[in-house]
RNA sequence: GUCUCAUGCAGAGUGGCUGAGGGACUGGCCCGAUGACGCCACGGCAACCGGUUGAAAUUUCGAUUUCAAUGCAGGUGCCAAAUCCAGCCCCGACGGGUGUCGGGGGAAAAUGAGAA
Numbered sequence: 001g002u003c004u005c006a007u008g009c010a011g012a013g014u015g016g017c018u019g020a021g022g023g024a025c026u027g028g029c030c031c032g033a034u035g036a037c038g039c040c041a042c043g044g045c046a047a048c049c050g051g052u053u054g055a056a057a058u059u060u061c062g063a064u065u066u067c068a069a070u071g072c073a074g075g076u077g078c079c080a081a082a083u084c085c086a087g088c089c090c091c092g093a094c095g096g097g098u099g100u101c102g103g104g105g106g107a108a109a110a111u112g113a114g115a116a
Base pairs, nucleotide, nucleotide: 002115003114004113005112006111007110013042014041015040016039017038021031022030023029025087026086027085028084043079044078045077048075049074050072051070052069053068054067055066056065057064058063083108088105089104090103091102092101093100094099
């Protein structure tokens, strides 16, 4: 890198270095020399995996699976804005010339777990 599954309206920032773009893409809208983005240090959030505890089911009695609880700080992740919003399709309301608003589903990207 590819495929599968799950998740996303919640949560969590200070300091140092650097110096111009950044928020994946496109459009919008934002952030940014009052220093963004990135990197480093420390701190924090969360609970995907792992650990621990409890219950249930199965069992070849070794254990396995499912559910719940727990932050344990073990592997990741995350700490502007809903994944910042939309993009494709459907429904409803309004408006009258292809729009605004609301809802549902998808796509894409992100993260985790797994597979070849």
Molecule: SAM riboswitch aptamer (S box leader)
Organism: Pedosphaera sp.